The RNA shown here (Glycine riboswitch aptamer) has 93 nucleotides and comes from a Pseudomonadota bacterium. Rfam family: Glycine riboswitch aptamer. Rfam's curators write: This family represents the bacterial glycine riboswitch. Taxonomically the source falls in Pseudomonadota (Bacteria, Pseudomonadati). The model forms 85% of the base pairs in the Rfam consensus. Model confidence (mean pLDDT): 75 of 100.

[in-house]
RNA sequence: UUGGGUCUCUGGAAAGCCGGUUGAAAGACCGCACCGACGGAGUAAAGGCGUUCGCGCCUGAAUCUCUCAGGUUCCGUGACAGAGGGGGGUCGU
Numbered sequence: 001u002u003g004g005g006u007c008u009c010u011g012g013a014a015a016g017c018c019g020g021u022u023g024a025a026a027g028a029c030c031g032c033a034c035c036g037a038c039g040g041a042g043u044a045a046a047g048g049c050g051u052u053c054g055c056g057c058c059u060g061a062a063u064c065u066c067u068c069a070g071g072u073u074c075c076g077u078g079a080c081a082g083a084g085g086g087g088g089g090u091c092g093u
Stems, first nucleotide, its partner, number of pairs: 007084005016032001018031005033072003039068001040066003046059005
């Protein structure tokens, strides 16, 4: 210096208006069934090391896979994306 992140605003999906216990309610707990776009875990090609040349180990991505956690009716989470981003004043809306 450039880029990125943090920050502000905006957009942003999926799946139970399930049953039971408790409670004035909010909620909490239990049960079964689901979702994947907070997080987490696994993983290809390729590369590296070793090798008895058969292979073994390490590094290695996700919106893929798994759902531990999280979530499943109104309220929010939210990957990701867009805009902005030194301070003050004036005018207009």